[in-house]
RNA sequence: CAAGCAAAACGUUCUAUCGCUGCCUGAUUUAGGUUGGGCGGAGGAAAGUCCGGGCAACACAGAGCAUCCUGCUUCCUAACGGGAAGGCGCCUCGCAGCGGGCGACAGCAAGUGCCACAGAGAAUAUACCGCCUUAAUUUAUUAAGGUAAGGGUGAAAACGUGAGGUAAGAGCUCACGGCUUACAUAGGUAACUAUGUUUGCGGUAAACCUCAGGAGUUGAAAGACCAAAUAGGUCCUGAAAUGAGAGCGGCUCGCUUUUGUAUGCUGCGCAAGCAGUAUCGUCAGGACGGGUAGGUCGCUUAAGCUGGUUAGUGAUAACCGGAACAGAUUAAUGAUAGAAACUGCCGCCAGGCAGCACAGAACCCGGCUUAUAAUUUUGCCGCUGUA
Numbered sequence: 001c002a003a004g005c006a007a008a009a010c011g012u013u014c015u016a017u018c019g020c021u022g023c024c025u026g027a028u029u030u031a032g033g034u035u036g037g038g039c040g041g042a043g044g045a046a047a048g049u050c051c052g053g054g055c056a057a058c059a060c061a062g063a064g065c066a067u068c069c070u071g072c073u074u075c076c077u078a079a080c081g082g083g084a085a086g087g088c089g090c091c092u093c094g095c096a097g098c099g100g101g102c103g104a105c106a107g108c109a110a111g112u113g114c115c116a117c118a119g120a121g122a123a124u125a126u127a128c129c130g131c132c133u134u135a136a137u138u139u140a141u142u143a144a145g146g147u148a149a150g151g152g153u154g155a156a157a158a159c160g161u162g163a164g165g166u167a168a169g170a171g172c173u174c175a176c177g178g179c180u181u182a183c184a185u186a187g188g189u190a191a192c193u194a195u196g197u198u199u200g201c202g203g204u205a206a207a208c209c210u211c212a213g214g215a216g217u218u219g220a221a222a223g224a225c226c227a228a229a230u231a232g233g234u235c236c237u238g239a240a241a242u243g244a245g246a247g248c249g250g251c252u253c254g255c256u257u258u259u260g261u262a263u264g265c266u267g268c269g270c271a272a273g274c275a276g277u278a279u280c281g282u283c284a285g286g287a288c289g290g291g292u293a294g295g296u297c298g299c300u301u302a303a304g305c306u307g308g309u310u311a312g313u314g315a316u317a318a319c320c321g322g323a324a325c326a327g328a329u330u331a332a333u334g335a336u337a338g339a340a341a342c343u344g345c346c347g348c349c350a351g352g353c354a355g356c357a358c359a360g361a362a363c364c365c366g367g368c369u370u371a372u373a374a375u376u377u378u379g380c381c382g383c384u385g386u387a
Stems, first nucleotide, its partner, number of pairs: 001385001004380006012340007020041009043358001047369002050367005055219004062253004067215005072086005087105001088103005106210002111208002113204003128151002130147007159177006178201002182197006223297004233288007243259005260280001262279007305322007342355005
């Protein structure tokens, strides 16, 4: 340097003809419709439906539990599980620094679990080989005791290295070092950093769990309104006041509110009333059957887009301007031709040839994730090739 990898930007324009469609407007028509003119008409992800909201409905009492989410610090934001900057850890030349990349980054010193296989033994561990001492004795073995420095198994063998000490050894003792607990001093908004003293020494929490903070549910097929039609249909079961039903989602409590303390008959009773039964009503659940499936709104002016200035390391914020940029609903946003721009290849030049990947709105917005031809920008420990 090339290739490759990672991150990011971008991912066409104009004219003509014809066609579709939203809004405004002219003519014509009783209206419907027809026919002119003007201004517009699918993305960076519209995808996924993973988060956060706006908005709508249900409630306007609440409390506890369950369930779920988040987890270094500071800042940004309407908010977020998002973004910016930093801290710490890890990866990447033997080490260090710079650069780059990753982090699901509170707690294992509250408790309970788990660590396959191998291995003697995997956290209240353990003695396979080996080393040391004693005894016996066939001179190479056996037995008893001690040991965890050396070797083996393993991802990991109970902090590491060295020295002393010992029969041989061991944090047994000492020195230095690593990590951890607590405190002090200095710096920093903070996370933390440095130094000193002190306390201790497997890993694992996208293991159960603990700690801290937080969370109503449903979702435009949400909802609101209008028109039309029907059968306010028929039947079954249950309930009845210390009960039952309803009141946003899981449970419990609580609060509010509603509801036959109906009528008739029979029996008992002095009476009040009690029991049974029938009818109608209320509420809840279920079965059969009937009508409608039409229209309007929600529906696009948005925490929106865009130019400049100022502040800030930055995300971003403030101020001053600009434009009006889809609203379909069996679902429009297109086809053809030409030219231009851009890119690639060929060519001395003139010029010629070729050219798109992923993919289509459906209430709206902010993120994240996934897919992506060609081109451009920035970076890259390692591998390969060339010089």
About this RNA: Predicted 3D model of a 387-nucleotide RNA (Bacterial RNase P class A) from Mucilaginibacter galii. It matches the Rfam family "Bacterial RNase P class A". Rfam classes the family as a ribozyme. It was read from a public genome assembly, where an Rfam model found it. The prediction has a mean pLDDT of 76.